[in-house]
RNA sequence: GCAGCAGGCCGGGCAAUCGCAGGUUCAAGCCUGAGGAAAGUCCGAGCUCCGCAGGGCAGGAUGCUGGGUAACGCCCAGUGGAGGUGACUCCAAGGACAGUGCCACAGAAAUAAACCGCCUCCAGCAUGGAGGUAAGGUUGAAAAGGUGCGGUAAGAGCGCACCGCUGGCCAGGUGACUGGCCGGGUCCAGGUAAACCCCAUCCGGAGCAAGACCUAAUAGGGGGAGGUUUUAAGGGUGGCCCGCCUACUCCCCGGGUAAGGUUGCUAAAGGCGUCAGGCGACUGAUGCCGUAGAUAGAUGAUUGCCUUAAACAGAACUCGGCUUACAGGCCUGCUGCUGCA
Numbered sequence: 001g002c003a004g005c006a007g008g009c010c011g012g013g014c015a016a017u018c019g020c021a022g023g024u025u026c027a028a029g030c031c032u033g034a035g036g037a038a039a040g041u042c043c044g045a046g047c048u049c050c051g052c053a054g055g056g057c058a059g060g061a062u063g064c065u066g067g068g069u070a071a072c073g074c075c076c077a078g079u080g081g082a083g084g085u086g087a088c089u090c091c092a093a094g095g096a097c098a099g100u101g102c103c104a105c106a107g108a109a110a111u112a113a114a115c116c117g118c119c120u121c122c123a124g125c126a127u128g129g130a131g132g133u134a135a136g137g138u139u140g141a142a143a144a145g146g147u148g149c150g151g152u153a154a155g156a157g158c159g160c161a162c163c164g165c166u167g168g169c170c171a172g173g174u175g176a177c178u179g180g181c182c183g184g185g186u187c188c189a190g191g192u193a194a195a196c197c198c199c200a201u202c203c204g205g206a207g208c209a210a211g212a213c214c215u216a217a218u219a220g221g222g223g224g225a226g227g228u229u230u231u232a233a234g235g236g237u238g239g240c241c242c243g244c245c246u247a248c249u250c251c252c253c254g255g256g257u258a259a260g261g262u263u264g265c266u267a268a269a270g271g272c273g274u275c276a277g278g279c280g281a282c283u284g285a286u287g288c289c290g291u292a293g294a295u296a297g298a299u300g301a302u303u304g305c306c307u308u309a310a311a312c313a314g315a316a317c318u319c320g321g322c323u324u325a326c327a328g329g330c331c332u333g334c335u336g337c338u339g340c341a
Base pairs, nucleotide, nucleotide: 001337002336003335004334005333006332007331008330009329010328012306013305014304015303016302017301018300020033021032022031023030024029035312039323040322042321043320044319045318046317047207048206049205050204054241055240057238059203060202061201062200063199064078065077066076067075068074079093080091081090082089083088094198095197099196100195101192102191103190115137116136117133118132119131120130121129122128145163146162147161148160149159150158164187165184166183167182168181169180170179171178172177211263212262213261214260221253222252223251224250225249226248270289271288272287273286274285275284276283277282
């Protein structure tokens, strides 16, 4: 200097005038006012309601180990595997000896074998027949463990060495696992569970349009089923059981209020700083701050200056995550290549 990897920050600023929403003030005035993703509505919760809420079944989710967290399918660290020269990135990462299924087509053959080929014998012009073989070739995602040496008629774990697989023991580690030693060649045939399934762990349901209150109005109407000894119906929203509560429960038709208002609605597992502990996620202590609450839905317009530049895009109960979108600028650390000293 070029090319990469990982992380972080900004994503317009200052001033004036007018305008908008909330709060405050007697008033003037003052204070505050969209995001890193506010998006997706994919997970987890806080909160509200179902009178209390236990156990199975069904169903669903997660899936290597150890930590973090309110919790999670998230985050951190590690182990194993894959990719990359590397910094690094990714993994739907438990079980195939519980069982069932599938491996199309191609190919000789996909739970087992002979198309080409190689070797031996017969015949002998071609070519054919018998036997042996599975090392080489074809097909395929995958073909009777891999490489090498020996051996053989030619070959083959047929034998040997190393690797792989597998059994036992030892050492290290909290653990996933790692390393070593001694055996096994009747080393038993592969893959697939993002196929059904098995195993381990977890899960009551519905959701702020949840709920609570107020005003006002009507006809608190008509019909049906069950029950009224609490032993029924009904009652946590798939179903069953147990326990508990209750004298009413459920269904159908019809009329009115309300096309209303208040609240929930913002102090939150909040934000920022410092110190200590930890590899880290994070934890503890301490100090400071007070940071939108709309409801047809608030941030707009003009002017001037600064400027390298201005993308994706606007809260609707609130948080912790994940995923997706994003032009440009800046910073930090690391990797590779090249050149110079």